Predicted 3D model of a 350-nucleotide part of an RNA (small-subunit ribosomal RNA, central domain) from an uncultured prokaryote. The RNAcentral record of the full RNA draws on ENA.

[in-house]
Context: one part of a larger RNA
RNA sequence: CUGGGCAUAAAGGGUGCGUAGGCGGUCGUGAACGUCGGAUGUGAAAUCUCCGGGCUCAACCCGGAAACUGCACCCGAUACGGCAUGGCUAGAGUACGGAAGGGGAGAGUGGAACUCCUGGUGGAGCGGUGAAAUGCGUAGAUAUCAGGAGGAACGCCGGGCGGCGAAAGCGACUCUCUGGCCCGCAACUGACGCUGAGGCACGAAAGCUAGGGGAGCGAACGGGAUUAGAUACCCCGGUAGUCCUAGCCCUAAACGAUGAGCACUAGGUAGUGGUGGUUCCGAAUCAUCACUGCUGAAGCUAAUGUACUAAGUGCUCCGCCUGGGGAGUACGGUCGCAAGAUUAAAACUC
Repeated sequence: CUGGGCAUAAAGGGUGCGUAGGCGGUCGUGAACGUCGGAUGUGAAAUCUCCGGGCUCAACCCGGAAACUGCACCCGAUACGGCAUGGCUAGAGUACGGAAGGGGAGAGUGGAACUCCUGGUGGAGCGGUGAAAUGCGUAGAUAUCAGGAGGAACGCCGGGCGGCGAAAGCGACUCUCUGGCCCGCAACUGACGCUGAGGCACGAAAGCUAGGGGAGCGAACGGGAUUAGAUACCCCGGUAGUCCUAGCCCUAAACGAUGAGCACUAGGUAGUGGUGGUUCCGAAUCAUCACUGCUGAAGCUAAUGUACUAAGUGCUCCGCCUGGGGAGUACGGUCGCAAGAUUAAAACUC
C1' cells in the first nucleotide's frame, strides 16, 4: 500500500454551520472526450509459447504458427459520465392553516427555608457523636414571638424510562425580544440535494484576569476525636471558590463508550404532540404522521447483546485504528496571561 476493522477487544471527531472536494432524482439531447464492439494500419528482428526439423541426447541452432494484452485512424453502440442560457415533480425548500414545549436572551416579581441584626418572653444549658470533645452560652445562648436586612436555590406537581435543544445543557411566576421541530393542505420554486479536509461558531465542571457580591455550602488551612500512626473517613470552625458583569481557558466516563444522510427489512405493547374516519357518544374505537420507551422474529455478533431509534440489508461522504510498555510523553510548531491545550515521535524493552 492492498486489506480488515471502530457498542464492550486498538479505533466515531464534544457538537453544529459551512468552503474546496467527493457523491447525487426524472424525461430529454448529442456522440467532441472517457467507456464498449467491429474494420484497417502499425506494434523491427531476436526472446517467450506451440508445432516440425538438425547436431548420438540436451543446452544450442533452423523453419513455421501464435503472441506482442499497445498506439493511430475509420465505422457503430449510448447504460454511466458530458451538455442545457431544455422540460418535470416523487428529493429539498417556500407560502398558507393549526399545535406542543424547563429551547435561548433581557427585565421585573414572589413565597418557603437559612444566616445575621434589633426588641419582647424566659432562665441554664445548647450543639454535636458510635461515644465524646473542640465550639456556643448568666456580657442571657438554645427555644419562642414580632420587626428588619441579605444572598443563593426554586419544594410539592398524575414531575413522568414525560418535554425542548446540535451538543454542552434547560425546571418558581409575569412581560418583552427570539431560534428550531411537528401536523395538515398541496398553492409556489424546480434538484436548489447529501456529506464535508481546512475554516468559523458553540462548548459541563474546575481554573485564570478585572470589577462587584458573599446567606448557605465549602478545596486549602486551624482545632477536636478515632487510630499503632491518621497529613483521612466523623465533629467544630473556615479562605479561595460557588453567584453577577466583561474577557479568557476548550477539557470530561463531553457516553447510547454506537459519525451524518437516504432507502429497504416480522410482530406485540406503552407514553408524548398532531390529523382523519366510525360512533352505541364514553377519558370509546380504528387508521395515519413525528418523537420517546419496553419486549421480541429473521438477520447480525466471539459472546453479551442488538433488532424500523439496528449493532440487519445496501449506497454516499467524513473521522479514526494497526501488539503491550516507553507515551498522549520528548522535541519542534500553533494557541493561551498562566494553568496548560493541540499536533505528535524515537531509542530502548517485553